[in-house]
Context: one part of a larger RNA
């Protein structure tokens, strides 16, 4: 575009779904949880159950997107100068005191966020004290240090280095912490990371530097290989979480859904202030040729806390929507010649659709009704789902269109048109008998599809 909006089916443990504005973003939810660490308020059927608070452990996982990076980011191969909560394995240790502060009352401020001041209370919160086997520091005398500690192992992570890793010379020089050293500081740690002092160095034609591009791999995806393109889904790694810095915390972040500051933008607002951050899983607007449900469940796996019971988990598993891919399947079989009718052709004899219809005999895949009904789960506990699946019943009954026919390239005749109208991917078709234009007829080819356009080889 068309089949097809009265729209054939089905995949059960098949897949894929915003390539564009890393455009703005209503509303829900998406990270809590522990009362076997602690006072407290309120309920209580006296078992307990709830708020909001201090504490602890998690919010550094999981999930997103690909803006920025031509770099030790990434891939492979190695290295020394390191840190590790939580798990595992040893081998110690587990005593005494003390002040405080939240919540709670009390009395303010203020529209609101929130926020001030006073009493007074707990704790596995915090601080001192004892003890030192290993541990730390040391000037080798010693001295510091726990309610936990060491020491090893594991995971995971930080770094460093050899080699690969896109384009342009109509970019040719480029660098002052740059290069390298020596005291220091920093950091788990090595190092110009960073500092003061020396010294003049380093990098380049084997392409520095400077401009453009662009995440990077396993893999995809063409081929017979090489080779080319490409990096959707899956998986590792990297980087980002309105934009730009910055830390704090904590084993681990310079922290998507934590904090400060500044910017843009958006809401509130008594104008004096404040709030916010879908590139999380739904959805909306906008852009665009284009990409779905503001849905169930925690039942499986899996992470979070917790003795557990259990809680949370838009991770996950599941349904919905799309012929978007790939795979199966059906729209009937079997007979059936006055080769009806009707159509096209015709040399007017006939040819041809055509055993095709029709009639006659029959099945019933799928679909529909109707009954039973799992496995995923283990003793329980199933969103899915009354679903796969089984039985039964129904009735040819509900199911066939696209493209093409002049070579290339499989498949021809008519009639209309007459360089007109049109066609076309190249080569060319059309000016009066066009297999190439439009119709018919019959034919080829694919088929729940076909075709056209982009795009890759």
């Nucleotide at each position: 575009g068309u089949u097809u909006u009265u729209a054939g089916c089905a995949g059960a443990u098949c897949a894929g779904g915003c390539c564009u504005a890393a455009c703005a973003c209503a509303u829900g939810c998406a990270a809590g949880u522990c009362g076997u660490g602690c006072g407290c308020g309120c309920c209580u059927u006296c078992g307990g159950g709830u708020g909001a608070g201090c504490g602890g452990c998690g919010g550094a996982c999981g999930g997103g997107u690909g803006a920025g990076u031509a770099a030790c980011g990434c891939g492979u191969g190695g290295g020394a100068a390191u840190g590790u909560g939580c798990c595992c394995u040893u081998c110690u240790g587990u005593u005494g005191a003390g002040g405080a502060u939240a919540g709670c009352c009390c009395c303010g401020g203020g529209a609101a966020a929130c926020u001030g001041g006073g009493a007074g209370u707990a704790a596995u919160a915090c601080u001192c004290g004892a003890u030192a086997c290993g541990c730390c520091c040391u000037a080798c005398g010693g001295g510091g240090g726990a309610a936990g500690g060491a020491a090893g192992g594991a995971u995971c992570a930080g770094c460093c280095c050899g080699c690969g890793u896109c384009u342009g010379a109509u970019u040719a020089g480029g660098u002052a912490g740059u290069u390298g050293g020596u005291g220091g500081g920093g950091u788990a740690a090595u190092g110009g990371c960073c500092u003061a002092c020396c010294a003049a160095g380093c990098c380049u034609a084997c392409g520095a530097u400077c401009a453009g591009u662009a995440g990077c791999u396993g893999g995809u995806u063409u081929u017979a290989g090489a080779g080319g393109a490409u990096g959707a889904u899956c998986a590792g790694c990297c980087a980002c979480a309105c934009u730009g810095g910055g830390a704090c915390u904590g084993a681990g972040a310079c922290a998507c859904g934590g904090c400060c500051c500044a910017g843009a933008c958006u809401c509130c607002u008594a104008c004096g202030g404040g709030a916010g951050g879908c590139a999380g899983c739904a959805g909306u607007g906008g852009g665009g040729a284009a990409u779905c449900u503001u849905a169930g469940a925690c039942a499986a796996u899996g992470g979070g806390g917790g003795c557990a019971a259990c809680c949370c988990u838009g991770a996950u598993c599941u349904a919905g929507c799309c012929a978007u891919g790939c795979c199966g399947c059906g729209u009937g079989a079997g007979u059936g010649a006055u080769g009806a009718a009707g159509g096209c052709c015709c040399u007017a004899g006939g040819g041809u659709c055509g055993u095709a219809a029709a009639g006659c005999u029959c099945u019933u895949u799928c679909g529909c009704c109707a009954g039973g009904g799992a496995u995923g789960a283990u003793a329980a506990u199933g969103a899915c789902a009354g679903u796969a699946c089984c039985u039964g019943g129904u009735a040819a009954a509900g199911a066939a269109a696209c493209c093409c026919c002049g070579g290339c390239u499989a498949a021809c005749u008519c009639c209309g048109u007459g360089c007109c109208a049109g066609c076309a991917g190249c080569c060319g078709c059309g000016g009066u008998a066009a297999u190439a234009c439009g119709g018919a007829g019959g034919g080829g080819g694919u088929u729940a599809g076909c075709g056209u356009u982009g795009u890759u080889c």

A computed fold for a 457-nucleotide part of an RNA from an uncultured bacterium, annotated as small-subunit ribosomal RNA, 5' domain. The RNAcentral record of the full RNA draws on ENA and SILVA. The prediction has a mean pLDDT of 83. It matches the Rfam family "Bacterial small subunit ribosomal RNA".